[in-house]
Predicted 3D model of RNase P RNA and transfer RNA as a complex of 434 nucleotides. It holds a member of the Rfam family "Bacterial RNase P class A". Rfam classes the family as a ribozyme. Its family is annotated with ribonuclease P activity, dimeric ribonuclease P complex and tRNA processing in the Gene Ontology. Model confidence (mean pLDDT): 76 of 100.
RNA sequence: CCAGAGGGUCGGCCAGCCGCGGCAUUUAUGUCGAGGAAAGUCCGGGCUCCACGAUUAAAAGGUGCCGGUUAAUGGCCGGCGGGGGCAACCCUAGGGACAGUGCAACAGAAAGCAGGUCGCGACGGCUUCGGUCACGUGACAAUGAAAGGGUGCGGUAAGAGCGCACCGCGGGCCUGGCAACAGGUCUGGCACGGUAAACCCCACCUGGAGCAAAACCAAAUAGGGGCGGCAUAUGGCGUUUUCGGCCUGCAGCCCGGGUUGGUUGCUGGAGCCACGCAGCAAUGCAUGGCCUAGAUGAAUGGCUGGCUAUUUCGCUUCGGCGAAUGGACAGAACCCGGCUUACAGACCCUCUGGUAUU
RNA sequence: GCGUCUAUAGCUCAGUGGUCAGAGCGCCGGCCCGAAAAGCCGGAGGUCGCGGGUUCGAUUCCCGUUAGGUGCACCA
Numbered sequence: 001c002c003a004g005a006g007g008g009u010c011g012g013c014c015a016g017c018c019g020c021g022g023c024a025u026u027u028a029u030g031u032c033g034a035g036g037a038a039a040g041u042c043c044g045g046g047c048u049c050c051a052c053g054a055u056u057a058a059a060a061g062g063u064g065c066c067g068g069u070u071a072a073u074g075g076c077c078g079g080c081g082g083g084g085g086c087a088a089c090c091c092u093a094g095g096g097a098c099a100g101u102g103c104a105a106c107a108g109a110a111a112g113c114a115g116g117u118c119g120c121g122a123c124g125g126c127u128u129c130g131g132u133c134a135c136g137u138g139a140c141a142a143u144g145a146a147a148g149g150g151u152g153c154g155g156u157a158a159g160a161g162c163g164c165a166c167c168g169c170g171g172g173c174c175u176g177g178c179a180a181c182a183g184g185u186c187u188g189g190c191a192c193g194g195u196a197a198a199c200c201c202c203a204c205c206u207g208g209a210g211c212a213a214a215a216c217c218a219a220a221u222a223g224g225g226g227c228g229g230c231a232u233a234u235g236g237c238g239u240u241u242u243c244g245g246c247c248u249g250c251a252g253c254c255c256g257g258g259u260u261g262g263u264u265g266c267u268g269g270a271g272c273c274a275c276g277c278a279g280c281a282a283u284g285c286a287u288g289g290c291c292u293a294g295a296u297g298a299a300u301g302g303c304u305g306g307c308u309a310u311u312u313c314g315c316u317u318c319g320g321c322g323a324a325u326g327g328a329c330a331g332a333a334c335c336c337g338g339c340u341u342a343c344a345g346a347c348c349c350u351c352u353g354g355u356a357u358u
Numbered sequence: 359g360c361g362u363c364u365a366u367a368g369c370u371c372a373g374u375g376g377u378c379a380g381a382g383c384g385c386c387g388g389c390c391c392g393a394a395a396a397g398c399c400g401g402a403g404g405u406c407g408c409g410g411g412u413u414c415g416a417u418u419c420c421c422g423u424u425a426g427g428u429g430c431a432c433c434a
Base pairs, nucleotide, nucleotide: 001354002353003352004351005350006349007348008347009346010345012307013306014305015304016303017302018301020033021032022031023030024029035329039340040339042338043337044336045335046334047210048209049208050207060206061205062204063203064202065079066078067077068076069075080094081092082091083090084089095201096200100199101198102195103194116140118136119135121133122132123131149167150166151165152164153163154162168190169188170187171186172185173184174183175182176181214264215263216262217261224255225254226253227252229250230249235247236246237245257433258432259431271290272289273288274287276285277284278283308327311324312323313322314321315320359430360429361428362427363426364425365424368383369382370381371380376414385401386400387399388398389397407423408422409421410420411419
C1' cells in the first nucleotide's frame, strides 16, 4: 500500500436574539429540558390490582450441549461438539428416533423387514433366444434428498464383514476435565436408516391482567330494563306443610343513561461519572463526586452570523480557491435490564492474509 | 400507551408440508344475434405482503420485518 476480520465512540458545533414546558421564588430572574435506538412490543423484572386449594398436580404455553453471571430472562460471558474460511474470525432452536404414533410427493423393481437382477442346480422344451421351480446372494447398473456401514485387497459358482488393513459406529475400561467432552486401549463384525421449527417423551420455567394498572376528590344521571347464576339463615305473597313460583337479597354480563375535570401513582433509580480491587470474561465489591425531562391533544423550536461534513458548478500553478446547497434514522409518556430492527457521515483501537522496501 | 387479529388473481374467499396453488364474480376472444343482455365454448391473469431459517421439498412450521384492521377510561 491492497484485500479483509473483530470491537468501540460520536452522530453537527459555537455565539446572539425571540419563543415553549417543568421547578424555585425576592415577580423579575435563575435553573433544567429527548435517544442510541425514546422504535418494534420480542423476552425478563420492579410496581399495582384481582384470584388462590399455598403450590404438589392437571391443562396451556415456553425453554433445551456444559459451566458461570444476574433481581430475572429465551439475555450475557467462558468452554465443548458440528459446519465454513489460507487466516484473523464467523455461523450454530445443539436433549431423546430400542416408549409409542405418524410422514417421505415425483422418480424408481423396491422408501422400512425391499428386491430389478446375478450365480448354481433341477424340470420342461429345444435351432437359438428364452420359460418354470428351488437354493444362495445383495456385488453391478439405474432412480432419488435418502437404497440396510465406507474405501481397497483377498475370497467365491456368483457374492456377502466371509477374512484382513484403514476410517466410521456401538459397548467396556483407563487417563484428563466441576461438566459438556477429549485422548488412549480392549472388544463387537455392524445389529439399532431419516424426520421431533410432526404429534410426542424427558428435564426445567411460568397464577392472571396491565399506569387506559390502582387510589382519592369533584361534577352529572333514569339508581330503569333484560339474561343466566348463587343464597335460602331471613322477610313478604297465594288458608296451612313439603316441593315449586313471584317479590326481596348478593355479585356478574348486556342494553340504556351520565361525566368526559382535577390530584396521587410520576420519577433519586437493580441511577450516572471517575478511580481502585477480584475475575480470562460476563459481573461483583469498595471509595469519592453528581442530580440529569416529567408533558397530558401533549413542551424541547425558529431566525441571524461564523465554523465544519455532504453534494453540485466554475477556476486551477492539481496544493487548493470561490459560489450555491445545507445534515442520517428518528422523536420520551410508570420505570428498569436485554434482544431485534432503522441509521447520511466522521473518528479511534486491535488483529489476519498478500505485496514492496529496510 | 397497552392488548389482539389479518395479509393468497382486479374484488370476495378456499387451500393435511408434496404434480403446474384453486373457486365464485369480474376481464378478453369466439359461437348465437339486426344490436345488446342471458346462455354455451375457450383463454389470460399469482414475487402466496417482504427477508431469512428448519426440511429432500414451505402458502402451510419457526424467527425477523412491513402495512392495515380492531378492543380499552370513569360514574350510577